[in-house]
Overview
Predicted 3D model of a 534-nucleotide part of an RNA (large-subunit ribosomal RNA, domain I) from a Candidatus Shapirobacteria bacterium. The source organism's lineage runs through Bacteria, Bacteria candidate phyla and Candidatus Shapironibacteriota. Its Rfam family is "Bacterial large subunit ribosomal RNA".
Context: one part of a larger RNA
RNA sequence: CAAAUGGCGGAUGCCUAGGUGGCUAAAGCCGAAGAAGGACGCAAAAGACGGCGAUACACAUCGGGGAGUUGUCAAUAAAUAUUGAUCCGAUGGAUUCCGAAUGGAGAAAUCCCUUCAAGCGAAAACUUGAGGACUCCGGUGUUAAAACCGGAGAGGUAAGCCGGGGAAGUGAAACAUCUUAGUACCCGGAGGAAAAUAAAUCGAAAGAGAUUCCGUUAGUAGCGGUGAGCGAACACGGAAGAGCCUAAACCCGCCUCAACGGCGGGGGUUGCAGGGUUUGGCAUACGGUUUUGAAAAAAUAGAAGAAGCUUAAGGAAUGAAGCACCAAAGAGGGUGAAAGUCCCGUAUUUUAAAUUUGAGUAAAUUCCAGCCGAAUACCUAAGUACCGCGAUCCACGUGAAAUGUCGCGAGAAUCUGGGGCGACCAAGCUCCAAGGCUAAAUACUUUAGCGGACCGAUAGUGAACUAGUACCGUGAGGGAAAGGUGAAAAAUACCACAAGUAGUGGGGUGAAAUAGAUCUGAAACCAUUUGCUA
Numbered sequence: 001c002a003a004a005u006g007g008c009g010g011a012u013g014c015c016u017a018g019g020u021g022g023c024u025a026a027a028g029c030c031g032a033a034g035a036a037g038g039a040c041g042c043a044a045a046a047g048a049c050g051g052c053g054a055u056a057c058a059c060a061u062c063g064g065g066g067a068g069u070u071g072u073c074a075a076u077a078a079a080u081a082u083u084g085a086u087c088c089g090a091u092g093g094a095u096u097c098c099g100a101a102u103g104g105a106g107a108a109a110u111c112c113c114u115u116c117a118a119g120c121g122a123a124a125a126c127u128u129g130a131g132g133a134c135u136c137c138g139g140u141g142u143u144a145a146a147a148c149c150g151g152a153g154a155g156g157u158a159a160g161c162c163g164g165g166g167a168a169g170u171g172a173a174a175c176a177u178c179u180u181a182g183u184a185c186c187c188g189g190a191g192g193a194a195a196a197u198a199a200a201u202c203g204a205a206a207g208a209g210a211u212u213c214c215g216u217u218a219g220u221a222g223c224g225g226u227g228a229g230c231g232a233a234c235a236c237g238g239a240a241g242a243g244c245c246u247a248a249a250c251c252c253g254c255c256u257c258a259a260c261g262g263c264g265g266g267g268g269u270u271g272c273a274g275g276g277u278u279u280g281g282c283a284u285a286c287g288g289u290u291u292u293g294a295a296a297a298a299a300u301a302g303a304a305g306a307a308g309c310u311u312a313a314g315g316a317a318u319g320a321a322g323c324a325c326c327a328a329a330g331a332g333g334g335u336g337a338a339a340g341u342c343c344c345g346u347a348u349u350u351u352a353a354a355u356u357u358g359a360g361u362a363a364a365u366u367c368c369a370g371c372c373g374a375a376u377a378c379c380u381a382a383g384u385a386c387c388g389c390g391a392u393c394c395a396c397g398u399g400a401a402a403u404g405u406c407g408c409g410a411g412a413a414u415c416u417g418g419g420g421c422g423a424c425c426a427a428g429c430u431c432c433a434a435g436g437c438u439a440a441a442u443a444c445u446u447u448a449g450c451g452g453a454c455c456g457a458u459a460g461u462g463a464a465c466u467a468g469u470a471c472c473g474u475g476a477g478g479g480a481a482a483g484g485u486g487a488a489a490a491a492u493a494c495c496a497c498a499a500g501u502a503g504u505g506g507g508g509u510g511a512a513a514u515a516g517a518u519c520u521g522a523a524a525c526c527a528u529u530u531g532c533u534a
Stems, first nucleotide, its partner, number of pairs: 001531007013519001014484002018455002020452001022450007029156002037098003040053003044076001047073003050057001059092006068080003103112003113132007134153007161189005171178001175225001201208002212239004222230002243437003246381001250266006271415001273380003276376007287368002291364002297357004302350003308323004324341002326330001332344003387409006396422001417432005471478002491518001494506004
């Protein structure tokens, strides 16, 4: 050096118990009636995980179900069950201690105090039960308090939502306006969604008619150290579709000595202005409101469910050969190799004592009511609109900078009124601010089902396994490795060597043991044997 045989090693192949990202449907807050999250306990024995809470691997009731069961790792003992267990579903009961933690304290899962009641006791002590935090609101009470009674709040929450604050690394090939970005992050709040929402809107000489979301307009018009970059709207096509209530004028009642004040009821709510008041004419429905209040269907356990045998080889038939059958079922999975007819299922049909959705809906019922003119000028949201200065948001960086919002100052009109139409003016068009509510279409997550030119154990979640575990760190925090015997444990009885250990050799099981604590078993690397070369 070559070949062979081994060792070591764990690549590769095959597999999947776990992930990952979608679609469809359903569901969506929990908590002082003590949550989320934990500590400590509970079994025949009990270490971990799961379950449960001194009624502690479970209790009761009502349903389902029908032969085994006493959770898993994981076997043993002892029990239990057709007088129906285990198991599945629903409703109740019970639920130690900590934790917002709330009687006080505290180094969480501990210590200590006190009121009332009961028990036991001669008493003290002890045991049991119910209470004892703070803040706000209402009531009683008081000169004012205190005190007492009742109610609410507090904390948690993955993502999504609204509001208040609000960066920098970066990009601009440096950097300051700008960008990153109103992003990350902090704080507050609410809900199953949130927010927005019923034109003082848009448009342009035509008109549209609340909001939200998607597509498009369009990388357009624009903005921009006119750099980097940022970036609409109208119109159009879809999803969904829903509109309402106050303040005021005027009328009535109550409080009050009284008011021009307050409270309650009626009335009334808009832009082609509307309403009130006075007056003339016509009419009697839709609707609103009060009190009761279904059903279908669905969810939470289930039930029925067709049809195949033989032969040969094989460890084993689902493969081969032969002859059959079912099919509203030839989806899928399992079974000793590849099964429509072996098993679980599947198509189809069907089911609920109880709770929930449907739904406080349909339906029933009580009560209330309108329209058209004429006159009048009573009302129609004030420290508001607008303006000046300073900011901010609008795609828009102060720009010709409108529109919106905020701070300081100043400060209107009242329908013969007011706002907008991108400085501003006129004309024209259009709308009615300074009060409020509002479902759906939308976002996100969980659950169930389905599927993936997604991964297949250095991949895919950090985690296919005792995984946020072991371990590291004072701490905030960081954070692994680790899957596969075989169809079935049939997991090697017995013998020999040996330290009577590991192991080895016989022997046994098995299709196979070079399948032996294990599938396959590459390479590097290490040996042994044989041969070759110097």